[in-house]
Context: one part of a larger RNA
C1' cells in the first nucleotide's frame, strides 16, 4: 500500500454532482395517532413505555394472560434475524411489463372513454386471386381496428385543403360492342402475255378470312354537391383611445376556414433567464408560492386537479453517523522481505 472488516476524542453533512457508502431504526406487547381522503384507507403514521430470572395470587391450567413482592446487569426481541423518519413538487392512477449481456423509467400494458368496420360463406388475418384454417363450435351486451388511459370537474372554435361517408343532374373518362372507312390474303371468276392448248406466269377481284381505325352506346372514379374533428390537421396583424402618467374596458381597419375558449402557465414546455416579487438559507443559477411580456401551453397526439401506490425524479427537515475537518488505532486475507 491494497481488500474485507472493528473501534474512535470534539463537531455532525462542514464531504459531495447528489447523505453515494456508512451509522441509525428493527421483533412481539401496551398506550397513542394529524392533515388529507375515492370513507376503502393515510397507519406499524408521528411519538410514548414495557420486555431478564425468581417466589406468590388470580383465571379451567405447571404451558397463556395479567396483578404483586423481590433479585442480577452498563446493557434482559441481551446472539441471529429485525421498518429510519417527517412534510413539499413533478410525472405515471394503481398491482404488472420492458432493452437475456451498459437503461426498470414519466417508455409498455392496464380497467374504464370513445370513434370505426362487420349481420355471419360476417368484416380483419394467413395462403398461390387456391384448399384450408384462425376468427369461432363465437352471433352486434359479439368480434376486428384506431386513439385516448383509473377516479373527479370537463372536452371551445374551424369542413376552406386532405380523408372519410353520402348524393347524383351536369362534364370527363376503360375494356367490350358498333354503323361505318381501311389494308392485306384471297378457291371458284374475270383480265393480259407467252403458248398448239392446258399447266404454270403476271396483274385485277367478289364472298370468305385475318387486322387498323371509327361516329355511337358504356361503369365506377374523378370533377362536381353536401355531411364529418375522441378523421389528418388549423385555431391572426397593424392603428388610435379614459381628466398626472401608465395601461386600454372601447372604435374603426387589414385578413382567414376559423382566428386558442375553459383550465394552466420561466412549466420534463421560457430563448432573453440566475425574468420579477415573496417565504425557506448567514448566504439558494436547485426547489417552493405567485405574476403573466406563453420566443414557442391548450382541451381523448386529451386539459386541469387527484387519495392510494413508487428500487421513479427533484428540494427541505429531524434522527444518525470517519462522508467530511483529520486524521488516528486494531483483526483478518494480498501485496512486500527471507526460505
Nucleotide at each position: 500500500c491494497u481488500c474485507u472488516c472493528u473501534c474512535u476524542a470534539a463537531g455532525g453533512a462542514a464531504c459531495u454532482c447528489g447523505g453515494c457508502a456508512a451509522a441509525a431504526u428493527a421483533g412481539c406487547c401496551c398506550c397513542g395517532u394529524a392533515a388529507c381522503u375515492u370513507c376503502g384507507g393515510g397507519a406499524u403514521a408521528a411519538g410514548g413505555g414495557g420486555u431478564g430470572c425468581c417466589u406468590c395470587u388470580u383465571a379451567a391450567a405447571u404451558a397463556u394472560a395479567a396483578a404483586a413482592a423481590g433479585u442480577c446487569a452498563c446493557a434482559g426481541c441481551g446472539g441471529c434475524c429485525a421498518g429510519g423518519c417527517c412534510a413539499g413538487a413533478g410525472c405515471g392512477a394503481c398491482u404488472g411489463u420492458u432493452u437475456a449481456c451498459c437503461a426498470a423509467a414519466a417508455a409498455c400494458a392496464c380497467a374504464g372513454g370513445u370513434c370505426u368496420c362487420c349481420g355471419c360463406a360476417a368484416a380483419g388475418u394467413c395462403g398461390u386471386a387456391a384448399a384450408g384454417a384462425c376468427c369461432a363450435u363465437g352471433u352486434a351486451u359479439g368480434g376486428g381496428g384506431g386513439c385516448u388511459g383509473a377516479c373527479g370537474c370537463c372536452u371551445g372554435c374551424c369542413c376552406a385543403g386532405u380523408g372519410c361517408c353520402g348524393g347524383a343532374a351536369g362534364g370527363u373518362u376503360a375494356a367490350a360492342g358498333a354503323a361505318g372507312u381501311u389494308a392485306g390474303u384471297g378457291g371458284u371468276c374475270g383480265u393480259g402475255a407467252u403458248u398448239u392448248a392446258u399447266a404454270a406466269c403476271a396483274g385485277g377481284g367478289u364472298a370468305g378470312c385475318u387486322g387498323a381505325c371509327a361516329a355511337c352506346c358504356u361503369a365506377a372514379g374523378c370533377c362536381c354537391c353536401a355531411g364529418u374533428g375522441a378523421a389528418c390537421g388549423g385555431c391572426g396583424g397593424a392603428c388610435g383611445u379614459a381628466a398626472c402618467u401608465a395601461u386600454a374596458a372601447c372604435g374603426g381597419u387589414c385578413a382567414u376556414a376559423a382566428g386558442g375558449u375553459a383550465g394552466c402557465g420561466a412549466a420534463a414546455u421560457u430563448c432573453c433567464u440566475u425574468g420579477u416579487c415573496g417565504g425557506g438559507u448567514a448566504a439558494g443559477u436547485u426547489a417552493c408560492g405567485a405574476c403573466c411580456c406563453g420566443c414557442a401551453c391548450g382541451a381523448a397526439u386529451g386539459g386541469c386537479g387527484u387519495a392510494a401506490c413508487a428500487a421513479u425524479c427533484u428540494g427541505g427537515g429531524c434522527g444518525c453517523u470517519g462522508u467530511c475537518u483529520c486524521g488516528g488505532a486494531g483483526a483478518g486475507g494480498g501485496a512486500c522481505u527471507c526460505g
Molecule: large-subunit ribosomal RNA, domain IV
Organism: Gastrodia elata f. glauca